[in-house]
């Protein structure tokens, strides 16, 4: 220097040709118990790296930038 992935909750991911962003483990109440841990019920947390465009709508589709990994000179 080119040339491709990848960025969604603390973590670890899903969202199949555009239509209300979903689940595991974490946490937090409540229940269980002599206690704890497990269990069983529920509650909360993410508008998707950022900044534009397209569209009646964008996590998805154009375009630039960031950052991370990969290849190749």
């Nucleotide at each position: 220097u080119g040339a491709g992935a990848u960025a969604u909750a603390g973590c670890u991911u899903a969202a199949c040709u555009g239509g209300c962003a979903g689940a595991g483990c974490a946490u937090c109440g409540c229940u269980c118990u002599c206690a704890u841990a497990a269990g069983g019920c529920g509650a909360a947390a993410a508008g998707u790296u950022u900044a534009g465009g397209u569209u009646c709508g964008a996590c998805u589709c154009c375009u630039a930038a960031u950052a991370u990994c990969u290849c190749a000179a």
Transfer RNA from Flavobacteriales bacterium ALC-1, 73 nucleotides, folded computationally. Lineage of the source: Bacteria > Pseudomonadati > Bacteroidota > Flavobacteriia > Flavobacteriales.